[in-house]
RNA sequence: AGAGUUAGCUAAACAGUCGCUGUUUUGAUAAUUAACAUAUCAAAAGAGAGGAAAGUCUGGACUCCAUAGGGCAAGGUGCCAGUUAACGACUGGGAAGCGUGAGCUUACGGAAAGUGCCACAGAAAAAAUACCGCCUAUUUUUCAAUAUUUGGGUAAGGGUGAAAUGGUGCGGUAAGAGCGCACCGCGCAAUUGGUAACAAUUGUGGCAGGGUAAACCCCACUUGGAGCAAGAUCAAAUAAAAAGCAAAUGUGUUGCCCGCAUGGCUUUGGGUAGAUUGCUUGAGCAUUUGAGUAAUUAAAUGCCUAGAUGAAUGACUGUUCUCGACAAAAUCCAGCUUAUAGGUUAACUCUUUCU
RNA sequence: GGGCGCUUAGCUCAGCGGGAGAGCACUGCCUUCACACGGCAGGGGUCGCUGGUUCAAUCCCAGCAGCGCCCACCA
Numbered sequence: 001a002g003a004g005u006u007a008g009c010u011a012a013a014c015a016g017u018c019g020c021u022g023u024u025u026u027g028a029u030a031a032u033u034a035a036c037a038u039a040u041c042a043a044a045a046g047a048g049a050g051g052a053a054a055g056u057c058u059g060g061a062c063u064c065c066a067u068a069g070g071g072c073a074a075g076g077u078g079c080c081a082g083u084u085a086a087c088g089a090c091u092g093g094g095a096a097g098c099g100u101g102a103g104c105u106u107a108c109g110g111a112a113a114g115u116g117c118c119a120c121a122g123a124a125a126a127a128a129u130a131c132c133g134c135c136u137a138u139u140u141u142u143c144a145a146u147a148u149u150u151g152g153g154u155a156a157g158g159g160u161g162a163a164a165u166g167g168u169g170c171g172g173u174a175a176g177a178g179c180g181c182a183c184c185g186c187g188c189a190a191u192u193g194g195u196a197a198c199a200a201u202u203g204u205g206g207c208a209g210g211g212u213a214a215a216c217c218c219c220a221c222u223u224g225g226a227g228c229a230a231g232a233u234c235a236a237a238u239a240a241a242a243a244g245c246a247a248a249u250g251u252g253u254u255g256c257c258c259g260c261a262u263g264g265c266u267u268u269g270g271g272u273a274g275a276u277u278g279c280u281u282g283a284g285c286a287u288u289u290g291a292g293u294a295a296u297u298a299a300a301u302g303c304c305u306a307g308a309u310g311a312a313u314g315a316c317u318g319u320u321c322u323c324g325a326c327a328a329a330a331u332c333c334a335g336c337u338u339a340u341a342g343g344u345u346a347a348c349u350c351u352u353u354c355u
Numbered sequence: 356g357g358g359c360g361c362u363u364a365g366c367u368c369a370g371c372g373g374g375a376g377a378g379c380a381c382u383g384c385c386u387u388c389a390c391a392c393g394g395c396a397g398g399g400g401u402c403g404c405u406g407g408u409u410c411a412a413u414c415c416c417a418g419c420a421g422c423g424c425c426c427a428c429c430a
Base pairs, nucleotide, nucleotide: 001351002350003349004348005347006346007345008344009343010342012320013319014318015317016316017315018314020048021047023045024044025043026042027041028040029039030038050326054337055336057335058334059333060332061331062227063226064225065224074223075222076221077220078219079093080092081091082090083089094108095106096105097104098103109218110217114216115215116212117211118210131158132157133154134153135152136151137150140147166184167183168182169181170180171179185207186205187204188203189202190201191200192199193198231277232276233275234274241268242267243266244265245264248262249261250260251259252258270429271428272427284303285302286301287300288299289298290297291296321324356426357425358424359423360422361421362420365379366378367377368376373410381397382396383395384394385393403419404418405417406416407415
C1' cells in the first nucleotide's frame, strides 16, 4: 500500500420566526354560601420518535377467565457448564465442518427399544443374495487344450445406485476372505486430566449388522387459555326479544320419563357508538468503583427523558458540508429476525514492497 | 394496535416425499350452407420468493413478500 476479520459509535450541523401535542405555574371567566376540585380562554417556563419504533418469531410484566392434587392427550426444546424475571435468547467451553489466516457456521440426544420408508436401476436396499467373473470336483467331446452338463467354494475384480456389510499394505490360499499381522478407523474396559461435555494413554475385541428421527416414536426437561379493541368506572340508548344446546338446581310425586321456573353457553335480531381510567418511575438511564475469561451482577452518586385517540415533529429564512439511507411511537420491557446511504474508533490477519 | 388464514396453467381448484394434474378457457382438424352444440388431437407451469433437512421437496423446517378475514360496549 492492497485485500479482509471481529467488536463498537453516529444516523448532516448551527441560529432565528410561525405553528402542532402533552406537563407545570400564574391570571381571568362559568357554576357554588365559601373553599378545594372541574371546565374554557390567555400568558410564561420546560419537554417532544428509532436503531430498527417494522415483522409479530420467542419469553415475561400486567389484566380477565379457568383451576384441589395427580395423570392422559397435544405442542415445544435437545452436546456440557453458566447468565437471566423468563426464553427457543445470550456467554464460555467441547465436537464436527469451512477458510492460507484473523476467524466463521452448526435443530449437535437416541437408528442392536419397536414400526415405517428408501422411486428408477441393480443379483441383492437389510440379518437378503450371486448377473458377469475367479477356483475346484464331475459328465460329454478330444491326442491334449479350449468348450459343454451338473454340483460345490468365494466375494478379490466388473457392472447398478445417493447409499452395497471397515480402509491401505504384506502374508496366506485351489481361488479367496479379519483367515493372520502392521498402521488407521470402530466397539468395550481401565487409568490420568477436566465441575461436565470431552480429550489423552494403555489394554482388549476381530468388526458386531447401511441411510432416514426438520417420518412415527423412545428418553430428559418444559408449557392452562385469551389478550390493553385485555380489564375497571360513569353516561346514553334499547325489545331484560327470538331460536338452539347440553346438563345443573328447585318444583309437580320417592325414582325415571315429561312439564314448568331459575340461572349458563352459542347464534340471530335490536340499540349505543361518548367520557375517565388502564398510560407511563421503569427487571429505567448516565458516571465511577468492585466481582467474573465473558454473558451478567453488586455498591455509591446524579437524572426524569413523548403519552396522542382522525391520532402531535411541520413550514419558512440565513450560514456551512461529503447534499443526507432504511424508515416514524400507540400498554410496557428482554431478545431474535428482516431493511439500511455514508462517516468514524479499536484490536487482529494475509499478500506485496521498503528500512 | 392485536389475533388468524391463504398463495399450484389465463380463471376456479385437487395433489400420501419419487410421473406436476382436473374442469372451464385457448389453438388446430372433423361435423354444418354458416354459427353454436358435439367429437378427436394439441399447446401453455420460476408450484409466490430465498435458504436449510433429505439420495430426492409443491409436500418437511425457517425467513421474506403479497392478498384476505375477525375484534368495542349494553340488555

Two RNAs folded together computationally: RNase P RNA and transfer RNA, 430 nucleotides in total.
It holds a member of the Rfam family "Bacterial RNase P class A". From the family's description: Ribonuclease P (RNase P) is a ubiquitous endoribonuclease, found in archaea, bacteria and eukarya as well as chloroplasts and mitochondria. The family's RNA type in Rfam is ribozyme. Its family is annotated with tRNA processing, dimeric ribonuclease P complex and ribonuclease P activity in the Gene Ontology.
The prediction has a mean pLDDT of 75.